[in-house]
RNA sequence: AGAGUUUGAUCAUGGCUCAGGACAAACGCUGGCGGCGUGUAUUAGGCAUGCAAGUCGUACGCACACUUCGGUGUGAGUGGCGAACGGGUGAGUAACACGUGGGUAACCUGCCCCGUAGUGGGGAACAACCCGCCGAAAGGUGGGCUAAUUCCGCAUAACACCACCGGUGCGAAUCCGGAUGGUAAAAGCUUCCGAGCGCUACGGGAGGGGCUCGCGGUCGAUUAGCUAGUUGGUGGGGUAACGGCUCACCAAGGCGACGAUCGAUAGCUGGUCUGAGAGGACGAUCAGCCACACGGGGACUGAGACACGGCCCCGACUCCUACGGGAGGCAGCAGCUAAGAAUCUUGCGCAAUGGGCGAAAGCCUGACGCAGCAACGCCGCGUGGGGGAGGAAGGCCUUCGGGUCGUAAACCCCUUUUGCGAGGGAAGAAGUUCUGACGGUACCUCGCGAAUAAGCCACGGCUAACUACGUGCCAGCAGCCGCGGUAAUACGUAGGUGGCAAACGUUGUCCGGAUUUAUUGGGCGUAAAGGGCCCGCAGGCGGCUUGACAAGUUUCAGGUGAAAUUUCCCGGCUCAACUGGGAAGGGUCUUGGAAAACUGUCAGGCUUGAGGCAGGAAGGGGGAUGCGGAAUUCCAUGUGUAGCGGUGAAAUGCGUAGAUAUAUGGAGGAACACCAGCGGCGAAGGCGGCAUCCUGGUCCUGACCUGACGCUCAGGGGCGAAAGCGUGGGGAGCAAACCGGAUUAGAUACCCGGGUAGUCCACGCCGUAAACGAUGAGUACUAGGAGUUGGGGGUAUCGACCCCCUCAGUUCCGAAACUAACGCGAUAAGUACUCCGCCUGGGGACUACGGCCGCAAGGCUAAAACUCAAAGGAAUUGACGGGGGCCCGCACAAGCAGCGGAGCGUGUGGUUUAAUUCGAUGGUACGCGAAGAACCUUACCCAGGUUUGACAUGUACGUGGUACUGAUUCGAAAGAUGAUGGACUCUUCGGAGAGCGUACACAGGUGUUGCACGGCCGUCGUCAGCUCGUGCCGUGAGGUGUUGGGUUAAGUCUCGCAACGAGCGCAACCCCCGUCGUCAGUUGUAUUUUUCUGGCGAGACUGCCGGGUAAUACCCGGAGGAAGGCGGGGAUGAUGUCAGGUCAGCGUGGCCCUUACGCCUGGGGCUACACACACGCUACAAUGGGUGGUACAGAGGGUCGCCAAACCGCAAGGUGGAGCUAAUCCCAUCAAAGCCAUCCUCAGUUCGGAUUGUAGGCUGAAACUCGCCUGCAUGAAGUCGGAGUUGCUAGUAACCGUAGGUCAGCACUACUACGGUGAAUACGUUCCCGGGCCUUGUACACACCGCCCGUCACGUCAUGAAAGUCGGUAAUACCUGAAGCCGCUGGGCUGACCGUUCUGCGGAGGCAGGCGUCGAGGGUAGGACCGGCGAUUGGGACGAAGUCGUAACAAGGUAACCGUA
Repeated sequence: AGAGUUUGAUCAUGGCUCAGGACAAACGCUGGCGGCGUGUAUUAGGCAUGCAAGUCGUACGCACACUUCGGUGUGAGUGGCGAACGGGUGAGUAACACGUGGGUAACCUGCCCCGUAGUGGGGAACAACCCGCCGAAAGGUGGGCUAAUUCCGCAUAACACCACCGGUGCGAAUCCGGAUGGUAAAAGCUUCCGAGCGCUACGGGAGGGGCUCGCGGUCGAUUAGCUAGUUGGUGGGGUAACGGCUCACCAAGGCGACGAUCGAUAGCUGGUCUGAGAGGACGAUCAGCCACACGGGGACUGAGACACGGCCCCGACUCCUACGGGAGGCAGCAGCUAAGAAUCUUGCGCAAUGGGCGAAAGCCUGACGCAGCAACGCCGCGUGGGGGAGGAAGGCCUUCGGGUCGUAAACCCCUUUUGCGAGGGAAGAAGUUCUGACGGUACCUCGCGAAUAAGCCACGGCUAACUACGUGCCAGCAGCCGCGGUAAUACGUAGGUGGCAAACGUUGUCCGGAUUUAUUGGGCGUAAAGGGCCCGCAGGCGGCUUGACAAGUUUCAGGUGAAAUUUCCCGGCUCAACUGGGAAGGGUCUUGGAAAACUGUCAGGCUUGAGGCAGGAAGGGGGAUGCGGAAUUCCAUGUGUAGCGGUGAAAUGCGUAGAUAUAUGGAGGAACACCAGCGGCGAAGGCGGCAUCCUGGUCCUGACCUGACGCUCAGGGGCGAAAGCGUGGGGAGCAAACCGGAUUAGAUACCCGGGUAGUCCACGCCGUAAACGAUGAGUACUAGGAGUUGGGGGUAUCGACCCCCUCAGUUCCGAAACUAACGCGAUAAGUACUCCGCCUGGGGACUACGGCCGCAAGGCUAAAACUCAAAGGAAUUGACGGGGGCCCGCACAAGCAGCGGAGCGUGUGGUUUAAUUCGAUGGUACGCGAAGAACCUUACCCAGGUUUGACAUGUACGUGGUACUGAUUCGAAAGAUGAUGGACUCUUCGGAGAGCGUACACAGGUGUUGCACGGCCGUCGUCAGCUCGUGCCGUGAGGUGUUGGGUUAAGUCUCGCAACGAGCGCAACCCCCGUCGUCAGUUGUAUUUUUCUGGCGAGACUGCCGGGUAAUACCCGGAGGAAGGCGGGGAUGAUGUCAGGUCAGCGUGGCCCUUACGCCUGGGGCUACACACACGCUACAAUGGGUGGUACAGAGGGUCGCCAAACCGCAAGGUGGAGCUAAUCCCAUCAAAGCCAUCCUCAGUUCGGAUUGUAGGCUGAAACUCGCCUGCAUGAAGUCGGAGUUGCUAGUAACCGUAGGUCAGCACUACUACGGUGAAUACGUUCCCGGGCCUUGUACACACCGCCCGUCACGUCAUGAAAGUCGGUAAUACCUGAAGCCGCUGGGCUGACCGUUCUGCGGAGGCAGGCGUCGAGGGUAGGACCGGCGAUUGGGACGAAGUCGUAACAAGGUAACCGUA
C1' cells in the first nucleotide's frame, strides 16, 4: 500500500466482498508448564445458609463470675463516637447529571491543625433492675427505684449574634470599622506527681460539601407550537444558603426553526479500540462524579441521609401462625435457582495496606492481602541437541525408469529447561523485641532418565500451499467471484504441501481499508443528483477610501487541564508481560499584556456596483373591445344523374325520398395560409389576421441626480402547457369513450365509416409534464473566425449600399483549459468567489402509514421489512435490423431439360421382428460410410461349443516317433478321436533354437465417450478476405494501415492519405486441351510427307493503333493472330466458424468386460412392409416404335486374366483353343444416337414395359429365404403430372452410347471416366436466397433461433389495510386518600422554669387527640400514543425447464417516451 466482482473487451461511476487490528466473548477440535491480569454483558428476576459495622468499663448504674481482697472479667442496658465511609449495581436520568472554566457581595462543615477565652453553681428524668398484666409469637403495657460525658434552669462572657452609624465597592440588611443597649456556654474521666484525654464559646486553616453561571458532548420535524406557579413584581413563610422553593395579591408575561414541546435511546468522564491524521465506535476491569438499594411515597436522628445490611405507610412477592396477628429484602462476599451461547470457591488471613472505636492493650473489617477454578486474555518456556543413506520398511504418486514423506526414522554420541525424588530455603516486618495467611511457596544444590509433553486450519482466484481415489447439478462446499451434470488442484478421503502453534479455526461486534457523508477530502449536461418559473422576510455574503475601537484574529506570560493510561528516558522481577521513578503531551477553557494587516463595529468621505433622470429604438410581452377574409360543415334554391366515398385491397357509410359535382344566397363556430427566418418578445409556462384603448419589461446614447441603496434566498407569496373538475354558455371542424366495417389464429389495436364528453367563452378549482439547454442565480477574468436581430459611432456617398469600431441579444466553428468519454469552449461543462436547491448501489418505491392541500381525480412530504451482485454512463469491436448506400453469384429474371403424379431401382424415416447390426439427420444426412450383404463379409439374432484363447511378447517346466500329415468313427459344423506317413536350423555333439503341450504374466473387445483427443473430411467458399512489425492517434478497449476517388474476377491495380512496409490468401509458378517449330520413333503409318506417340521449344505481353478517364490504373473499339484482354479445364481451399462428421478405416487418453461385452461354428437377419420422404431409371409415344441396310469415336481393362478364328444353340451360352504380361493379341464388331429404306397412323396402340407363368443358361460347396442372364407366354400403372421445387450461360444444357473400379457371381438404373450429336436465353438488378465493402441504430455478445414485458396458475417469505380483540406508556378531569411534614385547635395528659395561701393549685411551655392543606396509591371517565393477534383483502420479492399473448430494444415491424383522462 491494495485486491476480487457489472463487459466480448475498455474507461469512468457505483455498490457488494476480502486481506489488518481489537474483544469482559461464545462455540468446535486439541491441550505440557509458569508469571501477570480478567471472569452474569442476559432477569435492577427470586433467594436457603454463613459471614460483610462495630467499638469504648479511662463517661454511667445494675447483675453475675473470679479474686492474691488491691481488683479483674463477662452480660444486657444508659451514654459517646461510628454506622452518610468502605463494598455493590447502572434501573432511572438528555438533566447544571457529567466534563471544563468561573461565581458564591447567597452558604454549611463532626473528627484534624493553629490561636483566644473559659470549664462556676444547682436541679430533673428515663432505661437497666424490681413488681404486676396482655400476647401463640413478634412484642407490648401499668406501677416503683437509680447513675452519668443524659436532660434543664441560673451565673459569667468577648472581637460571637441582633438593633444603629460610618467606610470600601459598579453594587452592601449581608464585607470592614466604631459606640451603646440587648442575647447565648460548658462534663467530666484517668493518674503517685508533672500531666494526659476531653468539654464550651469565638476567630482562622486544611480537607469535604451545598447552590449557581458560560461553554461542550445522542437521534427523530412522518413531534411545530409549548407554558397557570406558567414569566416577572410586592409582601409573608421556608432553607445552611439564593430563588415561585412555597403562599397571597398585582401585571401578562416566558420558551421556540440557533429546534421549544413531545417521542426514542443512553449513567457522564479520565479513558479504551481503531485510524497517517482529521475522525469513527465504545464507556468491562482501574480512577473521578452521579443515580439507585424489592416497586412507590415520606419524614426522623444527625456536622452530614431523606439513609443498601435504620424507621413509618401503600403495593407486589415469600415465609411463620394458635387465624387474632407477625417476619423479610444478597444491585456486600461466597453460594442456590431461573434465564442464557456464556461468566468461578458456601476457601485462608487480618501478616501487610487502609478504615471504625478506644488513652492504650486491643476488638471489628468477605475493604483488602492471598490461595482455588477457567488456555478467557497478554507474556515467557518446553516437547530435545549433534551425527546418521542400504536414501530401510511402510504410505502416496508414477511416463513403471523412478519420485516423495526423508536425516525424517532406526542406530551412535550428548544435554536435562520441564518432570520426578532428595537436601537447603527467603525478601515481603514498617516498630533494634514480638507478629507471615501466602508457604516449606519462590529460589538454590544434588540425583534419575529423551525420559512426561502437538495440535488446528488451509491448499480455484483474491491468498502462501497439488496430486490420487471416490462421487456424478447427487452428496455437498461457499467471505465475494463461484465449484459439482464421469477425467473436480473448489465436494469427501488419503498422501504431500503451506500457515500458525498450546493453541488453531468459526461465529458475533467495533474501527480500518471506505476519498462509500468528502473540514482535511466528493459530486449534480448524459452515471444518483439544479427546485417548472419569478418575487421576497429572516439568514449568509458584500465596492473604493480615512479615522477610532479591539469582538473575531495573531502573539507573549500566568492559572488550570486529578491520579492512572499514552509517548520518551532510566530502573526492578533471569527476559517479557507486569511494575517503580522522571520528563513530555493534551482545552473552541480562564486571566493579564501586546499588535492592528484582514473580518467586524462606530463615525466620515467617494462613484465604478445599484437606482433615478433626459433623448431615442425594436418587439407574436400581457389584458379588454371591435372588425376582416379564406376554408370546413350545415340550411335553402337552381343545374344535373348514378354513383359518391374510402383503402394495401375492401367493406361499413352516403345516394333515385336525387347524393357526389357545380352555382347563388344564408347560418354558425373555431383557427388565422402566404409574410415566417437556428428571426422577435417574455422569468418560466408560453405568445402569430387587423384596429383601438389600458399596461409590464428590455436595449442604446448622454453622464445631470442619489451615494453601496447590492447579490442570493430556508420558510412564505404569486405565476404555471395539456389533460381533468365545478357552475353557466357555446359547439363548425377534430375527437377519448362508444357503435359499426375491415385486418387477424385472435384484434377490446394499428386502417376505414360514424360519434359523445372534451377542445372554445366566462368565473372558480387543480398545480402536474422528457415543465429540457435533461446545464440554479449573480459577479469578474481567460485566443480567435463566420452569420444574424436591435441600437450607437466613424468613414464614404447626392443617398441607400459597402467598409471599420462598439453595446445588447442570438446561431455555428474553434485555441487554451476542462471532461470517463461524448462533448463544452466569452450564452463554458474553463478560471475563481457568494448564496440557494439536490445526490449517496439496484429493486421494494414518483409506494405504505402519518400529516398538510384538493369538490374529486389526486398532489406535496416520505419510510421499513424483504431481496439482488449488480443496476447504470460513455465509448470500442462484432453480430443483427421487416435501416441506408455500393457491388457480386444460374440468386432472381430470360430460356432449355427436369423433379413433385405412374411403375420399378436404391437410400432413409416409421412400423414390424428373435434380429431386422452400427453410424450419417436443415443447408453441410437420405444411389451417404458401402469401389458391389446368398455363406464369408457381419459388427445383429437363435443354437452348439471354447477359455493363455483366432493373434503378439516374455518367463518357467515338459516334450523325440516331436512338429507336421490327418485315414476311421460321432457330430449340422465347430470340435472330439487319433490309424498311417513323418521332418527343419545351428552346434564345441553336451545341447540350443524353432515347433508343440502345461502354468503364469497377459492377449482380445466393431463395448463407451468425436463433448477428452490425433489424423482426415464436410461447410461458409475459390468468397476476397485475415493479420503482423515499426510509426502515429486514443487514459483505454482499440483505431490507423485495410478507409476515401476510380478500377478489377480479385485487399487486382492506381491516385490520394500518418502512415511506411511485410506475411497468409488472390494472381502466377504445376498438369491437360488448342497453334506452330524441332528431335526421336517401336508394336503405329501401305508409303517419304501427313496423321499418330513421346520429349524439347516458340507463342499472348493490353505488345501495336484509335477513343474514354485525371495524365494513371483500367475500360471500349480495331489490326494482326490458331488463340485477345484470366484463351478453356484441372489441381490448389487464408485467419477462422459450426464442441459440424468420424473412437465402425486407422491411431489414441479415460472408463467398462475377462469360462465373456473375447473366440469358433451352423442356421437366420441386415432383402421384413399399412405407409411417408429423398435420389434415380423407364415411360406415357410419330422429333416416336418395330424391322432391314449402312457410317463415324475416345478413353480404358486383361495371366487364378482378356479370350480370337471355327463349330453348336433362336438366345443366354457351350465346345474350342490361336494370340496376348499388351500402341502388337483380346474385351471390341458395324459404339449408339445418326443416315437410307420400309411397316405402324394417334389407339392404352406394333406406345409402355411392371407383374406373373414356364423352359433354359452362368457363377458358386450352396441361388428356398436372397443372384444375374436368355427364350416363349403374360401384358399392370401410366395419355406429360397440385402446391411447390432442381440443374444448366457453350462444345455448356439436352440426347446417345463406350469403358472402368469393386467383383466367384451379381449395378443396363449408382459412382468415376470417355467420346458422339448439339441448342435456347440473359432486358436487367425491383424482388427471393447467399455473400463482400462502407455507413447507421441497438437494451443483442450463447450475438435476432438474441433480448425481453405483463396478466394468470403453483410454492415460500416479509409487509400494508381490515370488523374487532388483547396489552403497554404518559398525561387530563373528577372521586377517594395511607404514612408524614406543615397549619389551626387542643375542655384530655403534663418532671425541671415562674407565681403561690405549697404532699396542693395556678401560669408558661409541651404532648396525646381532633380538624385542614399537600399527598403515594386506588377508583371512575373520555381521549392520545405505541405494540401483539386478526376472518378476509392489497400489492411486493423470490422460485432450471407451467399458461396466454408480443408491449420494449433495429424504422422492433403503428418511432419511442413524459404528464393527464
This is a predicted structure of a 1461-nucleotide RNA (small-subunit ribosomal RNA) from an uncultured prokaryote. The sequence is in RNAcentral, with records from ENA. Its mean pLDDT, the model's own confidence on a scale to 100, is 84.